[in-house]
RNA sequence: GCUCAGAACGAACGCUGGCGGCGCGUUUUAAGCAUGCAAGUCGAGGGGUAGGGUGUCUUCGGACACCUGAGACCGGCGAACGGGUGAGUAACACGUAUGUGAUCUACCACUGGGGUUGGGGAUAGCCCAUGGAAACAUGGGGUAAUACCGAAUAUGUUCCGGAUGCUGUGGCAACCGGAAGAAAGGCGCUUCGGCGUCGCCCUGUGAUGAGCCUGCGGCUCAUUAGUUAGUUGGUGGGGUAACGGCCUACCAAGGCAACGAUGAGUAGCCGACCUGAGAGGGUGACCGGCCACACUGGGACUGAGAUACGGCCCAGACUCCUACGGGAGGCAGCAGCUAAGAAUCUUCCGCAAUGGGCGAAAGCCUGACGGAGCGACGCCGCGUGGGUGAAGAAGGCCUAACGGUUGUAAAACCCUUUUCUGCGUGAGGAAUAAUUGUUGGAGGGAAUGCCAGCAAGAUGACGGUAGCGCAGGAAUAAGCCCCGGCUAAUUACGUGCCAGCAGCCGCGGUAACACGUAUGGGGCGAGCGUUGUUCGGAAUCAUUGGGCGUAAAGGGCGUGUAGGCGGUUAUGAAAGCCUGGUGUGAAAGACUGCAGCUCAACUGCAGGAGCGCGCUGGGAACUGUGUAACUUGAGUUCUGGAGGGGGAGUUAGAAUUCCAGGUGUAGGGGUGAAAUCUGUAGAUAUCUGGAAGAAUACCGGUGGCGAAGGCGAACUCCUGGCCAAGAACUGACGCUGAGGCGCGAAAGCGUGGGGAGCGAACAGGAUUAGAUACCCUGGUAGUCCACGCUGUAAACGAUGUGCACUGGGUGUUGGAGAGUCAAAUCUUCAGUGCCGAAGCUAACGCGAUAAGUGCACCGCCUGGGGAGUAUGCUCGCAAGAGUGAAACUCAAAGGAAUUGACGGGGGCCCGCACAAGCGGUGGAGCAUGUGGUUUAAUUCGAUGAUACGCGAAGAACCUUACCCGGACUUGACAUCCUCCUGGCCGAUCCUGGAGACAGGAUUUUUCUCUUCGGAGACAGGAGUGACAGGUGCUGCAUGGCUGUCGUCAGCUCGUGUUGCGAGAUGUUGGGUUAAGUCCCGCAACGAGCGCAACCCUUGUGUUUAGUUGCCAUCAUUAAGUUGGGCACUCUAGACAGACUGCCGAGGUUAACUCGGAGGAAGGUGGGGAUGACGUCAAGUCCUCAUGGCCUUUAUGUCCGGGGCCACACACGUGCUACAAUGGUGCAGACAGAGGGAAGCGAAACCGCGAGGUUAAGCAAAUCCCAGAAACUGUAUCUUAGUUCGGAUUGGAGUCUGCAACUCGACUCCAUGAAGUUGGAAUCGCUAGUAAUCGCGGAUCAGCAUGCCGCGGUGAUACGUUCCCGGGCCUUGUACACACCGCCCGUCACACCAUGGGAGUUGUUCUUACUGGACGACGUUGGGCCA
Repeated sequence: GCUCAGAACGAACGCUGGCGGCGCGUUUUAAGCAUGCAAGUCGAGGGGUAGGGUGUCUUCGGACACCUGAGACCGGCGAACGGGUGAGUAACACGUAUGUGAUCUACCACUGGGGUUGGGGAUAGCCCAUGGAAACAUGGGGUAAUACCGAAUAUGUUCCGGAUGCUGUGGCAACCGGAAGAAAGGCGCUUCGGCGUCGCCCUGUGAUGAGCCUGCGGCUCAUUAGUUAGUUGGUGGGGUAACGGCCUACCAAGGCAACGAUGAGUAGCCGACCUGAGAGGGUGACCGGCCACACUGGGACUGAGAUACGGCCCAGACUCCUACGGGAGGCAGCAGCUAAGAAUCUUCCGCAAUGGGCGAAAGCCUGACGGAGCGACGCCGCGUGGGUGAAGAAGGCCUAACGGUUGUAAAACCCUUUUCUGCGUGAGGAAUAAUUGUUGGAGGGAAUGCCAGCAAGAUGACGGUAGCGCAGGAAUAAGCCCCGGCUAAUUACGUGCCAGCAGCCGCGGUAACACGUAUGGGGCGAGCGUUGUUCGGAAUCAUUGGGCGUAAAGGGCGUGUAGGCGGUUAUGAAAGCCUGGUGUGAAAGACUGCAGCUCAACUGCAGGAGCGCGCUGGGAACUGUGUAACUUGAGUUCUGGAGGGGGAGUUAGAAUUCCAGGUGUAGGGGUGAAAUCUGUAGAUAUCUGGAAGAAUACCGGUGGCGAAGGCGAACUCCUGGCCAAGAACUGACGCUGAGGCGCGAAAGCGUGGGGAGCGAACAGGAUUAGAUACCCUGGUAGUCCACGCUGUAAACGAUGUGCACUGGGUGUUGGAGAGUCAAAUCUUCAGUGCCGAAGCUAACGCGAUAAGUGCACCGCCUGGGGAGUAUGCUCGCAAGAGUGAAACUCAAAGGAAUUGACGGGGGCCCGCACAAGCGGUGGAGCAUGUGGUUUAAUUCGAUGAUACGCGAAGAACCUUACCCGGACUUGACAUCCUCCUGGCCGAUCCUGGAGACAGGAUUUUUCUCUUCGGAGACAGGAGUGACAGGUGCUGCAUGGCUGUCGUCAGCUCGUGUUGCGAGAUGUUGGGUUAAGUCCCGCAACGAGCGCAACCCUUGUGUUUAGUUGCCAUCAUUAAGUUGGGCACUCUAGACAGACUGCCGAGGUUAACUCGGAGGAAGGUGGGGAUGACGUCAAGUCCUCAUGGCCUUUAUGUCCGGGGCCACACACGUGCUACAAUGGUGCAGACAGAGGGAAGCGAAACCGCGAGGUUAAGCAAAUCCCAGAAACUGUAUCUUAGUUCGGAUUGGAGUCUGCAACUCGACUCCAUGAAGUUGGAAUCGCUAGUAAUCGCGGAUCAGCAUGCCGCGGUGAUACGUUCCCGGGCCUUGUACACACCGCCCGUCACACCAUGGGAGUUGUUCUUACUGGACGACGUUGGGCCA
């Protein structure tokens, strides 16, 4: 950083849905609208008609009079309210608090004041005509008013002039003079004179409503930095109800802006609503206040009030009517429709209540409003039953099959009736109006009246509603989500990286607690989940409450403007600040309390709060401000001091290169090695002379100076800063510092010089798979100078500047003081290093030079990538620099530390690891195993080391698992059941067949018990189903066993200590060892598994025992053959022996090492057995065992034949050789360890031989296998494909075995291949070892060159640089599946999005210009006129 758990909603979607109350309901398209309704009323303002009624007359068409009288018309009031919507608006629009001395106000109130005189002419309606489709228009005639117009009068009013007082500006009060300006009547009563009442006119005050001005407050973007010409102000004039550039003429040049103007984007504002502990954040639905709008734009009229939603005019778009000439319309009122959309209702009832308009009133109007309807959209309440009930039923699910669970759940029994259905009853919302009666009062000559009180007095949309009563019957009523962790709650089956899940992490590749279903469980409940949005958690923008050495983050450095902050004392005023009072902060909401609906939601009443703003009184500590002072901060002068600080000039020596000359001769140079290069045209080397440019060895130092970049020869001149010590002076003059300005390495750019060396680019030579590199030879720009530009670096201490405070130790630079002969040393200031206390830190580390503790100010950060990219702007000659995003994408990226592993990092050490040697392999032939290929099958497994003479200690059949063919199906093998038979079992023979098998015959034997019926065991046959069987799959489900690292020295634990933690310590260090073997040291002390030892064997001795062993002495024999003996050898039991025990030297008086003595053996004596924690998902399901899956007339079982033995080839392991250290012939000598009864088999005879015949002995220290061979002696061969070598092949045989064709071993005769010591490469071995020689055994009928043993003869190592493997310590790490790791970029292919693209088409805005309706004002003209 991402994510979740909470709360909320005008919501939508999915599944589900019993009731009631109270609320809410086009958030989208200010899109368009059919139809109906939403603003009228007054006859007590006026004229008066149609119609109706009565009466009279009539030519029967009708006429006249009276009464009543709709609609329309004139007139008054209302229509500017109420209702809707939020498009516009960033504004005095809104909120809050003022002002109005700058204003208006119809109706209303003050039973305020004054008046209401007298005239006139018109005009609608109406009648008669005309035009038109219509809308409507026009002409003529005549008529009324509370319509209109003069005249009279003027308490107030307005204006002008004069003068007075108070005051806040055009204010108020009172005085004098002048001028101007009114009216309407109706109704009732009457004693007919008038009176009353409702109006009308003038006027005052109030109330209400409205206009205007102002302070303060509330969005984003600076990649919008400048903006403004009526603009800012003044004067005169106009205009308005009223101030004002509101408008106009003239004058001045102002106004606003980094405290964000102007511009752009977005948005109605608020009371409030949601969230939050709060501070805050988000929102502006419903209800209330204000504003704005009414199809879009503009305009005025009327009026008290409008620039007017249901008025007018004009323009435009759209819709409709039309006779085509012309007209009509505006639901963002209530319903309703269309479209849009995930989505939002009835074309309902009523004016009964509340409120509004008109009216004197009755009353009329009122989609405001009161109600009902629809919608689980929200909030609240109720219900879907309660009790008893274990045989723990059935069914389901799980199971090791015992049981568990669903579960008192159900059934059953008893009970209740909220709700439901039916019937009945039935409030409250209604107050009063007109009017009537009555009491009291004012006034009056009377009456109608007027004022105040009391009593009576019609009216219900909802709705027969709420409530209540009776009856019936558990009757009418439960779902949704989840169950891997976060997060409460699991099992089985299915699926098999498929289908799917998922908020994040992540599940799924055959045993899924994560998918799907079921069972069970958890949560909520008429709802439950999902999606969307807001706040919370998130201290993840941090005011409360964060950071910047390494995680993102200190500007490269200074100077300084605005700003922020600022030492000590006194005093004034009181801006901030503190405090009292007061006004306001609407109501509703929220909070607290009480109350009303049965409760609640909801509603009513009361109270407090509302942290804000205004007015007013007081205080003076702190901050600011004015005044007067101070010296400690800061600075100045004086005296000294150090310095590669800066600039300019002059000079010097060493080196390099070049030039000239001398000497001199064959190379030089360069590298890992070379070559390019240079040189006989004389180089390199050396000497002399000269030229040029650049840089300054030694001193030189975590030493000096500077703000940083940076500064290094010497001298001269100019110049900045710093330090110390005290004296004097100024008197806060200070710190920081957004913008600004300056400086700023290297490279680079411009102009002109310069150019020795070095040296990008470039060229050549090497290296290399390549080498556009590293290495070499050259070499241009550049490096150098002058003047400009650039303005960036890992410009780093990755650490901003300043001040103050906070333990120490030790170096060093420059001063001062004390001390001293000189020192040492001590004190102090300013620097510069190291180590470290407290403290801080995620750790590493920092630690008076802080990253500690505080203050002031500035800069910067907010997940990784995209990206320091794009775009805009600024700067630059350019290169480029500064500022600096988003879309999209990921769940991480990152820091520090830990344990391992790794390194072509380091140190120490070991091993046949190398080296030193010996002998091999790789070449040949053959044997054997494997791969490959082939095949019907060539069964299967093992595959780097750690598979390949391995499983297999022995495939002709069998084995055998494979193939072909033939058979069997409860089976070849086990257990159980039923029936039949009986002896079984065994042996022999015949027939068919390849055999399995089938059929038959012969023979022998005659189980146990018995109630003699039979029963039992056993065997055979038949049957049935449970089952058997499987070398079928999974060694990646497993046990067991095994290989390997490795017989390497390691692997751990307890307690303690330490670290926030992972962990560390111990086990590291110094020595030593074969060894974590031992010693010493040590925050460790101990312990375990390993090492070693104990075990076996071998090497020496003693003792015991002497047969089958042995023989010194005695006798005997061909012979230890025999007598005899057990001394010796030997055999096999017990013991002894070796322990660094002894001596010397070294070492730490250690461990130990070296040397020596003695000893058969000496430092583990040799060999074996013995294999720590673990690694390789190492090997084995085909030894065995075993989960799961699969098969069941077959993947099981039996049989015959074949195959495992194939053969172009490749590899591993071996044997035999290539010869003379040899071959061959002859003669001769010496072992050990084993085996033997279906066995070993002597001797004799036969055979050239393999072997055969016969047969003694021996269950073995007795007999046999059994002759050891190399070796020795002698003879021959004489370097050759041979007297080497023996493959191959032909022939003849032997043996084993039912059987040697595929496919055995051996013998004899003949044949006589390759091969003359083996390329690259590679293996084994350190002592009785390698090498070499033979012997035995297991398996086994037969079949070893293999395997396992045995003895005989019998060789080299300086040493640890390198290769391989291993151990310990340390270091780096972006690895942890751990280097066979991780990881970067291009390219190829496919697809998506975006960009470019000749162009084409539309929308919006700006600017300029042109045309210009209606209308207002002005002017001019015409008409009418009282």
Small-subunit ribosomal RNA from an uncultured organism, 1426 nucleotides, folded computationally. Rfam family: Bacterial small subunit ribosomal RNA. Rfam links the family to the GO terms ribosome and structural constituent of ribosome. Its mean pLDDT, the model's own confidence on a scale to 100, is 84.